[in-house]
C1' cells in the first nucleotide's frame, strides 16, 4: 500500500451500479493507410432542483410538482416524510369554560370556490481539470404544484358549569 469483516458517522428526490450505449489503452484480424469490427483491462455517465414529516404500529406499491432534454433524467437495487388501515396525542368550529361521542386537520393544526402568490437548480455561458467520456467553480436568468395572505360561501349531537 491492498483485502476481508465489524461499528461509527454523513446522505431522504436520497444512495448505490452489475445490463445498454459513451470513452482510452492494448491486443486480433482486415486495410497501402485510416474508418469500421471482435477480445481483454481500466475508466466515465447513470434525476436539476422545488415541496413534503405529531407519535407508534401494519399495508400496497410506477409517491407529489415542475425545469432541463429528445440518444441514457435508459435499465436495475435498495430506501424515503406521500398513500390506505388501527391505536395514541395534539387541535379546529355560531359568547365564555370543562366533559362524552362524531367530522375535518397536524402545531402557520377545517372545508370549497376566486384573485393574489416571496423564493430553484441543472441546462446554456465564462473559467479551470481530465488524452478522453466528462468533472469541478463563479456570476446573471427563468417554474409549476404548494405553503402564506385577502374574499365570498359553508361548517355537529348530547352534557355540565360559570357570568348576565
Nucleotide at each position: 500500500c491492498c483485502c476481508u469483516g465489524u461499528c461509527a458517522c454523513g446522505a431522504a428526490g436520497c444512495g448505490c451500479c452489475a445490463g445498454c450505449g459513451c470513452c482510452u489503452g492494448c491486443c486480433c484480424g482486415u486495410u497501402u493507410a485510416c474508418c469500421g469490427g471482435g477480445g481483454c483491462a481500466g475508466g466515465a455517465c447513470g434525476a436539476c432542483g422545488a415541496g413534503g414529516g405529531g407519535g407508534a404500529g401494519a399495508g400496497a406499491g410506477g409517491a407529489u410538482c415542475g425545469a432541463g432534454g429528445u440518444u441514457u433524467u435508459c435499465g436495475g437495487c435498495g430506501g424515503a416524510a406521500g398513500c390506505u388501515c388501527u391505536c395514541c396525542c395534539g387541535u379546529g368550529a355560531u359568547g365564555c369554560u370543562c366533559c362524552g361521542g362524531g367530522c375535518g386537520c397536524g402545531u402557520g393544526a377545517c372545508g370549497c370556490a376566486g384573485c393574489u402568490g416571496a423564493c430553484a437548480a441543472a441546462u446554456a455561458u465564462g473559467c479551470g481539470g481530465g488524452u478522453g467520456a466528462c468533472c469541478g467553480c463563479a456570476a446573471a436568468a427563468c417554474a409549476g404544484a404548494g405553503a402564506g395572505g385577502c374574499u365570498g360561501c359553508g361548517a355537529c349531537c348530547g352534557g355540565a358549569g360559570a357570568g348576565a

A computed fold for a 164-nucleotide RNA, annotated as glmS glucosamine-6-phosphate activated ribozyme aptamer. Rfam family: glmS glucosamine-6-phosphate activated ribozyme aptamer. From the family's description: This entry contains a glucosamine-6-phosphate activated ribozyme that is found in the mRNA for GlmS. GlmS is an enzyme that uses fructose-6-phosphate and glutamine to generate glucosamine-6-phosphate. The ribozyme catalyses self cleavage of the glmS mRNA that is thought to regulate GlmS activity. By type it is a riboswitch. The model forms 82% of the base pairs in the Rfam consensus.